[in-house]
RNA sequence: AUGAAGGCUGCAAGAGAUACCCUUUGACGGAUUUUUGUCCGGGCGAGGGGAGCCGAAGGGGCAAGCGUUUUGAUAGGCGCGAAACUCUCAGGCGAAAGGAUUGCAGCUGGACA
Numbered sequence: 001a002u003g004a005a006g007g008c009u010g011c012a013a014g015a016g017a018u019a020c021c022c023u024u025u026g027a028c029g030g031a032u033u034u035u036u037g038u039c040c041g042g043g044c045g046a047g048g049g050g051a052g053c054c055g056a057a058g059g060g061g062c063a064a065g066c067g068u069u070u071u072g073a074u075a076g077g078c079g080c081g082a083a084a085c086u087c088u089c090a091g092g093c094g095a096a097a098g099g100a101u102u103g104c105a106g107c108u109g110g111a112c113a
Stems, first nucleotide, its partner, number of pairs: 006108008018051001020050007028041005052093003058089001059087003065080005
C1' cells in the first nucleotide's frame, strides 16, 4: 500500500564579510632600442606570506531533560543531549561559482495504522 520520515535529480528563491597589503611567476599591453635584454602597467591567470572581517557547505561546544553513580535524602561526579545560538578548525569576503534552508515536480524509500 489512498504511502510517514529520509535519500537523489531537475526547476525557482536564497544572506553575511577587505575587488586589502607584500611577494613569486605566466600571459597580455606599453616604453626603451639591438637585446632574445631591461623597465613600466592593470579590480588578467596561478601560487606564497601578512593584517582585517563573515557564518548559511562540513565540523566542534551546550540548556532543559534522560540515563548512570555516590548518598538516609539532596547536592555532587560521569555519560547522552537541538538550533538559524555559539566557536571559527574548515570554508568564505567584486561578479560568476558556491551556499544552510524553502517551494514545486519526478524518481526512490517502506514507517504508523

Background:
This is a predicted structure of a 113-nucleotide RNA (Glycine riboswitch aptamer) from a Thermovirgaceae bacterium. It matches the Rfam family "Glycine riboswitch aptamer". On this family, see Mandal et al., Science 2004: "A glycine-dependent riboswitch that uses cooperative binding to control gene expression". The organism belongs to Thermovirgaceae, within Bacteria.